Molecule: transfer RNA
Organism: Planoprotostelium fungivorum
RNA sequence: GCCUCCCUGGCGCAAUGGAAGCGCGUUCGGCUUCGAACCGAAAGGUUGUGGGUUCAACCCCCACGGGUGGCG
Numbered sequence: 001g002c003c004u005c006c007c008u009g010g011c012g013c014a015a016u017g018g019a020a021g022c023g024c025g026u027u028c029g030g031c032u033u034c035g036a037a038c039c040g041a042a043a044g045g046u047u048g049u050g051g052g053u054u055c056a057a058c059c060c061c062c063a064c065g066g067g068u069g070g071c072g
Base pairs, nucleotide, nucleotide: 001071002070003069005067006066007065010024011023012022013021018055026042027041028040029039030038048064049063050062051061052060
């Protein structure tokens, strides 16, 4: 330099055009003598950045940035 794939809560990942969810973690409550485990609830997301298409974009298109893998 070229090609593939990826970028979504603190972390790991879903969601393939129609109101963004799961697990772990965090906080609060229950249980317990106190904890752990378990049970219930809550908070937490400008979906990497900027444009475009569309009635509507995490999703499609373009550019940029970052990363994985491959080739040279």